[in-house]
């Protein structure tokens, strides 16, 4: 160079074009002399920009990262 895959919360990862979930983490509460366990509760995301739809994490193009494949 060309081809393919990936990109979602602080991590790890879900999600037929129709309200983005879940663990862990964090914080705040119960409880404990007192943490640490346990239970409750909540805060936080769709890699950037443009399109296509009534509606786009999901469909195109593009850029930008990383991986894997090829001459």
């Nucleotide at each position: 160079g060309c081809g393919g895959c990936a990109u979602u919360a602080g991590u790890u990862u879900a999600a037929c074009g129709g309200u983005a979930g879940a663990a862990c983490u964090c914080c705040g509460g119960u409880u404990u002399u007192a943490c640490a366990a346990a239970c409750c509760g909540g805060u936080g995301g769709u890699a950037g920009g443009c399109g296509u739809u009534c509606a786009a994490u999901u469909c195109g193009c593009u850029u930008a990262u990383g991986c894997c494949g090829u001459a």